[in-house]
RNA sequence: GCCGAUCAGGCAGUCGCGGCGCCCUCGGGCGUCGAGGAAAGUCGGGACACCGCAGGGCGAGGGUGCCGGGUAACUCCCGGACGGGGAAACCCGAUGGAAAGCGCAACAGAGAGCAGACCGCCGACCGGCGCCCGUUCGCGGGCGUCGCGGCAAGGGUGAAACGGUGGUGCAAGAGACCACCAGCGCUCGCGGAGACGUGGGCGGCUAGGCAAGCCCCACCCGGUGCAACGCCAAACGGAGCGAUGACGUGGCCCGCCGAGCUCCAGGUAGGCGGCGUGAGCCGGCCGGCAACGGCCGGCCCAGAUGGAUGACUGCCCCCGACAGAAUCCCGCUUACAGAUCGGCU
Numbered sequence: 001g002c003c004g005a006u007c008a009g010g011c012a013g014u015c016g017c018g019g020c021g022c023c024c025u026c027g028g029g030c031g032u033c034g035a036g037g038a039a040a041g042u043c044g045g046g047a048c049a050c051c052g053c054a055g056g057g058c059g060a061g062g063g064u065g066c067c068g069g070g071u072a073a074c075u076c077c078c079g080g081a082c083g084g085g086g087a088a089a090c091c092c093g094a095u096g097g098a099a100a101g102c103g104c105a106a107c108a109g110a111g112a113g114c115a116g117a118c119c120g121c122c123g124a125c126c127g128g129c130g131c132c133c134g135u136u137c138g139c140g141g142g143c144g145u146c147g148c149g150g151c152a153a154g155g156g157u158g159a160a161a162c163g164g165u166g167g168u169g170c171a172a173g174a175g176a177c178c179a180c181c182a183g184c185g186c187u188c189g190c191g192g193a194g195a196c197g198u199g200g201g202c203g204g205c206u207a208g209g210c211a212a213g214c215c216c217c218a219c220c221c222g223g224u225g226c227a228a229c230g231c232c233a234a235a236c237g238g239a240g241c242g243a244u245g246a247c248g249u250g251g252c253c254c255g256c257c258g259a260g261c262u263c264c265a266g267g268u269a270g271g272c273g274g275c276g277u278g279a280g281c282c283g284g285c286c287g288g289c290a291a292c293g294g295c296c297g298g299c300c301c302a303g304a305u306g307g308a309u310g311a312c313u314g315c316c317c318c319c320g321a322c323a324g325a326a327u328c329c330c331g332c333u334u335a336c337a338g339a340u341c342g343g344c345u
Base pairs, nucleotide, nucleotide: 001344002343003342004341005340006339007338009316010315011314012313013312014311015310017034018033019032020031021030022029023028024027036322040333041332043331044330045329046328047327048225049224050223051222061221062220063219064218065217066080067079068078069077070076081095082093083092084091085090096216097215101214102213103210104209118155119154120151121150122149123148126147127146128145129144130143131142132141133140134139163181164180165179166178167177168176182206184203185202186201187200188199189198190197191196229273230272231271232270237264238263239262240261241260245257247255248254280299281298282297283296284295285294286293287292317320
């Protein structure tokens, strides 16, 4: 320096709170259990519940994307391949397709997609002007400059400039041509379960980047979440009966009101369940490189709903971080004082 694992102040006493069990004199007593590695973010996947579809195909929308394995499942985990970083241990990677199509690329730069000529190089095939030299006075040659034209090697810009090195060639040059190398496509062999690796042949001389831009290809995916959902059930509603009651002038009949009672429907307030024996934890053995799986033995480990898990005292040490369940589980991510152990460079 790198990787992995564990702990998360300890002990004792007193008081207090919640769940469960037992006991009694119904208010307590006794026993027992009582937050986390992340209980967090609610990101991925499930269990469970209800609704939908109950068969298949196509399409839309969303997700995933090297290979093999693990798992209930995953965007997770393990092993490997390839690419990148590091001296190494090791770390990182959404890693199918850019020769199907569309699109995008700031600044700089001459030019950014089948590109381009600023500096530069060149005048073989050209023209004007100036100077110099030669001249058989027709012109020829040289230099400079301007135009016109050729080139893309060198300089320069950029994240990226249309293969690299050497040679041939040329006016100067250039895959223009040649050799070697790199890379691409097709194809054949060998190794591997596969991703892939490796070797040969042919081709054209070079195809740029971005698909966490549209898109194409392959595979996967119903919706809503415990305020799910189930049970009981005041009030309210309907039907019947209805006192020695009330109203209609006193009585009777009849009508109507009616406390109360019975039955029924829906399911509000409220109560109960869902709710913790589970893809559970610990130990051993076996299989596997590992993730993980199998067998045996042991254990029961929060469960509220005005919502518990705290306070004080004493001692010790290295003076104690991030933070607290609310249907449950497996992951991922994020926060975290410090301490310990193991392996490697």
Molecule: Bacterial RNase P class A
Organism: soil metagenome